[in-house]
This record gives sequence, structure tokens and C1' cells, in this order.
RNA sequence: CGGACUUGUUGGGAAGAGACUCUGUUGGUCGAGUAGCGUUAGUUGCGUAUCGAGACUAAGAGCGCCGAAGGUGCAAAUCUGGAAUAGGCGAAACCAGAUGAAUCUCUCAGGCAAAAGGACCCAACAACCGAA
Repeated sequence: CGGACUUGUUGGGAAGAGACUCUGUUGGUCGAGUAGCGUUAGUUGCGUAUCGAGACUAAGAGCGCCGAAGGUGCAAAUCUGGAAUAGGCGAAACCAGAUGAAUCUCUCAGGCAAAAGGACCCAACAACCGAA
């Protein structure tokens, strides 16, 4: 100085699908209100719970759905072996096995308001490679 692919860091972009239902007394947080008590000469008011409607929640269960972390599956193709004959060699086709991609497929995992995450894309830098 240059670089198709690859890897990393930083920045930007980036889809889909229930903020679903039930239990939640005995775990947790809050808690309308009430009894009694205190305050007062007394009432109201105020303070105070081990009582307490109810709300949220840890956790558990159930149904529905999404595909773009990760993972599963495989087409062409390639490779290996088999089979072939009067006796040998033997391409293609045939049979069996192995390898074999994806934003395809499955939905194990993950996800279903926002945020986060996010395959993949873009830019810069670095790794790496090459030249002088």
C1' cells in the first nucleotide's frame, strides 16, 4: 500500500408471535376497613393489630402461538464399497454406506407490550493474507 472469503471489537439498521388463563389459604410485599386500647371530663379527631376485604408477586400448572441466539433434519454433488462375466477389465445407470448448505425444516432450547435479545446487512478499526 492492497485484499474476495473468514474472525473479533465499536457504532448504526434489523422481523414474528397471548402485557393469555388458573392456583397463589400455609412463601413474600402492600393493604381499604374493623375490634380493643391510649389520648380527652366526654364526643369528633389522632395514634396503635396478632384481625382483615382486596391488589401485586416468588413458585407451580395449563392452553394457544412465533422463528432470526444456539441446536435438529436434508437436496444436488463428491467419496467408498457392492453387483455385472464364457473368462477378465469395466464408464454411466442401479444398490448400500459416509460426507453434505440456507432467512428451508423441526420447535429441544429461546421467545410472544416496552426495554433487552436478535440471524443478517452497512461503516470504521484490528486480526489474518499478499506486495514493496